Annotation
Guanidine-I riboswitch aptamer from an uncultured Rhodobacteraceae bacterium, 113 nucleotides, folded computationally. It was read from a public genome assembly, where an Rfam model found it. Its Rfam family is "Guanidine-I riboswitch aptamer". For this family Rfam cites "Structural basis for guanidine sensing by the ykkC family of riboswitches" (Battaglia et al., RNA, 2017).
[in-house]
RNA sequence: GGGCAGGACAUCUAGGGUUCCGCCUUGGCAAUCUGGCAAGGGCACUGGUCCGAGAGAUGUCGCCCGAAUGGCAAAUUCCAUCUGGUACACGGCGGGGCAAAAUCCCGGGAGAG
Numbered sequence: 001g002g003g004c005a006g007g008a009c010a011u012c013u014a015g016g017g018u019u020c021c022g023c024c025u026u027g028g029c030a031a032u033c034u035g036g037c038a039a040g041g042g043c044a045c046u047g048g049u050c051c052g053a054g055a056g057a058u059g060u061c062g063c064c065c066g067a068a069u070g071g072c073a074a075a076u077u078c079c080a081u082c083u084g085g086u087a088c089a090c091g092g093c094g095g096g097g098c099a100a101a102a103u104c105c106c107g108g109g110a111g112a113g
Base pairs, nucleotide, nucleotide: 007061008060009059010058011057012056015051016050020048021047022045023042024041025040026039028037029036062086063085064084066082067081069080070079071078088108090111094106095105096104
């Protein structure tokens, strides 16, 4: 200096915005009761729907080392089962898509150590 690998999914959370619901508000219509109808605006509206982590959690699968047992004509090699392992990880600007935004994606990127 270069290459390969550092796995996938689900549920949830931090977080996120505003399509829908709710809430607030403006005037209009109707109404006589404390609320109704449609429209405009508001997420510097707690919330529900929704999105959601490489460096967050849990689980399942996959993969790897090993071991004994069983299966099969046989097995160190195939299948099933079991213990164990699956480490470490600072990170822009800018862009992308969904309604919109984000620790989502570009991206374990650029860069730094």
Its mean pLDDT, the model's own confidence on a scale to 100, is 83.